[in-house]
RNA sequence: CCAACGAAACGGCAAACCGUCGGAAACGGCGGGGCGCAAAGCUACCGGCCUGAAGCCAACCCGGCAAGGCGGCGGGACUACCGAA
Numbered sequence: 001c002c003a004a005c006g007a008a009a010c011g012g013c014a015a016a017c018c019g020u021c022g023g024a025a026a027c028g029g030c031g032g033g034g035c036g037c038a039a040a041g042c043u044a045c046c047g048g049c050c051u052g053a054a055g056c057c058a059a060c061c062c063g064g065c066a067a068g069g070c071g072g073c074g075g076g077a078c079u080a081c082c083g084a085a
Base pairs, nucleotide, nucleotide: 005083006082012037013036017032018031019030020029021028022027035072041078043076045075046074047073048070049069050068055065056064057063
């Protein structure tokens, strides 16, 4: 120095919940908050999950489909701080 790994330190992120704004909803932004996190950085590429206003399919009715979301569901790609065992 590189890879793996995860003790310590400097720090970092921020679940539920509350306020407010956006959205049809799922959910997201900001502020408070702090359950947790060594990639809880980033990316919907693969699988999975959530939503169904508009649109499409079907249609007698019931209904079906993400191109909308979730990266704090798993995997993969890319990137990164520190250095004990």
Source information: Model confidence (mean pLDDT): 88 of 100. Predicted 3D model of an 85-nucleotide RNA (c-di-GMP-I riboswitch aptamer) from an Alphaproteobacteria bacterium. It matches the Rfam family "c-di-GMP-I riboswitch aptamer". Rfam links the family to the GO term cyclic-di-GMP binding. Rfam describes the family as follows. GEMM was predicted in a large-scale screen for bacterial structured RNA regulatory elements. It was read from a public genome assembly, where an Rfam model found it.